The prediction has a mean pLDDT of 75. The RNA shown here (glmS glucosamine-6-phosphate activated ribozyme aptamer) has 157 nucleotides and comes from a Clostridiaceae bacterium. Its Rfam family is "glmS glucosamine-6-phosphate activated ribozyme aptamer". Rfam links the family to the GO terms catalytic activity and regulation of gene expression. By type it is a riboswitch. The sequence was found by an Rfam model in a public genome assembly.
[in-house]
RNA sequence: ACAGAAUAAAAAGCGCCAGAACUAAGAUUAUUCUUAGUUGACGAGGAGAGGGAGGUUAUCGAAGCAUUCGGCGGAAACCCUCCGGUGUGCCACCAUCGAAAAUGCACCAACAAAUCCUGUCGGUGACGACAGGGACAGAAAGUGUUAAGUGGCCUUU
Numbered sequence: 001a002c003a004g005a006a007u008a009a010a011a012a013g014c015g016c017c018a019g020a021a022c023u024a025a026g027a028u029u030a031u032u033c034u035u036a037g038u039u040g041a042c043g044a045g046g047a048g049a050g051g052g053a054g055g056u057u058a059u060c061g062a063a064g065c066a067u068u069c070g071g072c073g074g075a076a077a078c079c080c081u082c083c084g085g086u087g088u089g090c091c092a093c094c095a096u097c098g099a100a101a102a103u104g105c106a107c108c109a110a111c112a113a114a115u116c117c118u119g120u121c122g123g124u125g126a127c128g129a130c131a132g133g134g135a136c137a138g139a140a141a142g143u144g145u146u147a148a149g150u151g152g153c154c155u156u157u
Stems, first nucleotide, its partner, number of pairs: 014073004019069001020039008042061003048082005083098005089153005104145004116133007
């Protein structure tokens, strides 16, 4: 150095970098090349349990306007079983959803971080980490409304 094992931590705008751009050194002395680095998604929202398939064309805005570009991997949704909510007081099946537990329609207030400004620290540098200041969203949520069984049992409203 490589490989293996063990322990701990860490995730879903999450992780990674061989395209691209930029920085440094060296070479070339025209262009460029080599090596080593840097950048490469800002929050809000979002998971019943297990398995399967699938392979990313996966919600909402903010910022920016070559790069939050491009690439690789992965995460919901989807299907099956189970569990749970609702559909009538109970049970079974059926349907539909997922502990905010039909879909749709109408109404609908509030709320963010980065970007920006002022600084500190680290680095030759590209840049990175942190502190303070002042703002600016939408969806979801929520309220109302609408749809919904079959059979049996209980009760006799």